[in-house]
């Protein structure tokens, strides 16, 4: 340089006019005017995780429920993030190959990656058998019965046998040799496996080290279950404050001590008039409202996440809900022409704040920018 791969950033730019909505100031009884100055997003989205804040509950435990779940670590928490570690897959690159593949696989991709020797349970189809498992073809014995002159052959039965063949997602290790009737870790080498220990690492885990086991304690727990950690509930339409009309209740008072009922009276005892007070709700305002695990930049610690210390900055707070529209000029990406130079067209994507952070996941027109890793060149 090229190739591959994983990040970060940015989201047209200026200028005139016209309006839209907050907030300072000035004028004005007020309505409002005038001036200055802010005015969406990397996802504001899905609301799936997680906190924080507010209200309700709550002495402590357990049952149920529901979430994680290799190891360290960062965090205010997280199912996020970051380093490792393990298995899985696998492009180039290399190696073999005539080739079709094979191996082996950077940097990078994936993994709900505890536990299957607690216990129930599953494993369709095939396939003889799906687990202290299996004899259907094959292979070997013995036995009967037939052929044949003999070798031996053909059927049937009874055992052997998990080398070989078939099924299958999977069938109790590979390979080679002794060995056997014929087979088979039955025995050996050798490769892998497992257990123990030294040894490296905080751990997960890893080992080129020794030693022992003929060798799987098959598979699924995103079946049920076990086993560790961790979870109270509602949500800013949370809450707090101010408070009309009109209806209603409360208390005090008023009178022709009114009126109606209580079978006629009286006392009493319901209701129901008037006035002042009171206190509670509702409609309406106010507030919670944006200074917060904030941002930018330096530097310092750490491999990073991420955390410390200085300096500086204030950056939408609206309530059917603003943040916009035209107009010029400039403008990338793109398209065409052209050998070039250079010309001409072309015009910006997905979206849009509703307490407030921190993650995911999902939409997105183009761009600039960095790191790894391989391979070619210069030196």
């Nucleotide at each position: 340089a090229a190739a591959g791969u994983c990040g970060g950033c940015c989201a047209g730019g200026c200028a005139a006019u016209c309006g839209c909505u907050g907030g300072a100031u000035a004028c004005g009884c007020g309505a409002g005017u005038a001036u200055c100055g802010g005015g969406a997003g990397g996802a504001a989205a899905g609301u799936c995780c997680g906190g924080g804040c507010u209200c309700c509950a709550c002495a402590g435990g357990g049952c149920a429920g529901g979430a994680u779940g290799c190891c360290a670590g960062c965090u205010a928490a997280c199912g996020g993030c970051u380093g490792g570690g393990u298995g899985c897959a696998g492009c180039a690159a290399g190696u073999c190959g005539c080739a079709a593949g094979a191996c082996c696989c950077a940097a990078g991709g994936c993994a709900a990656c505890g536990g299957a020797a607690a216990g129930u349970g599953g494993a369709a189809c095939a396939g003889a058998a799906a687990g202290u498992a299996a004899a259907c073809c094959g292979c070997c014995g013995g036995u009967c019965g037939g052929g044949g002159g003999a070798a031996c052959c053909c059927g049937g039965u009874c055992g052997g046998u998990a080398a070989g063949g078939g099924u299958g997602a999977a069938a109790c290790g590979g390979c080679g040799a002794g060995g056997c009737a014929a087979g088979a870790g039955c025995u050996c080498a050798c490769c892998g496996c497992g257990u123990c220990g030294g040894c490296g690492g905080c751990a997960a885990c890893g080992u080129u080290c020794g030693a022992c086991g003929g060798c799987a304690c098959g598979c699924c727990a995103a079946a049920c279950c076990c086993c560790a950690u961790c979870c109270g509930g509602a949500g800013c339409a949370a809450g707090a404050c101010c408070a009309a009309a009109u209806a209603g209740g409360g208390a005090a008072g008023c009178u022709g001590a009114g009126g109606c009922g209580u079978g006629g009276c009286c006392c009493g005892c319901g209701c129901u008039g008037c006035u002042u007070c009171c206190g509670g709700g509702u409609a309406g305002g106010u507030u919670g409202c944006u200074u917060g695990a904030g941002c930018c930049u330096g530097u310092c610690g750490g491999u990073g996440a991420c955390g410390g210390c200085a300096g500086g900055c204030c950056u939408a707070g609206a309530g059917g809900a603003a943040u916009g529209a035209u107009u010029g000029c400039c403008a990338a990406a793109c398209c065409c022409c052209g050998c070039a130079a250079g010309g001409g067209g072309g015009g910006a994507a997905c979206a849009g704040a509703a307490c407030c952070c921190g993650g995911c996941u999902u939409a997105u027109c183009g761009g600039c920018u960095g790191g790894c890793u391989u391979u070619c060149c210069a030196c």
Notes
This is a predicted structure of a 379-nucleotide RNA (Bacterial RNase P class A) from Azonexus sp. It is recorded under the gene name rnpB. Its Rfam family is "Bacterial RNase P class A". From the family's description: Ribonuclease P (RNase P) is a ubiquitous endoribonuclease, found in archaea, bacteria and eukarya as well as chloroplasts and mitochondria. It is annotated as a ribozyme. The model forms 94% of the base pairs in the Rfam consensus. The RNAcentral record of the sequence draws on ENA.